[in-house]
RNA sequence: GGGGGCGUGGUGUAGUGGUCAGCAUCGGUGUCUUUCAAGCACCAGGCGCGAGUUCAAUUCUCGCCGUCCCUG
Numbered sequence: 001g002g003g004g005g006c007g008u009g010g011u012g013u014a015g016u017g018g019u020c021a022g023c024a025u026c027g028g029u030g031u032c033u034u035u036c037a038a039g040c041a042c043c044a045g046g047c048g049c050g051a052g053u054u055c056a057a058u059u060c061u062c063g064c065c066g067u068c069c070c071u072g
Base pairs, nucleotide, nucleotide: 001071002070003069004068005067006066007065010025011024012023013022018055027043028042029041030040031039048064049063050062051061052060
């Protein structure tokens, strides 16, 4: 230099055009308990950046950035 995969809460991930973006864990509050932990209930927290297509984009297309792999 060329080719490919991936990028979603703090962390690990699901979702691949339309429904409130789901789950686990972490954190907070409450409950329970003599106290703590565990359990239970609730809350907060997320689509890498820009442009395009579309009535509608996390999803499709292009560029950029980051990361991983293959290769001259």
This is a predicted structure of a 72-nucleotide RNA (transfer RNA) from Tepidimicrobium sp. Model confidence (mean pLDDT): 82 of 100. The sequence was found in a public genome assembly. Its Rfam family is "tRNA". It is annotated as a transfer RNA.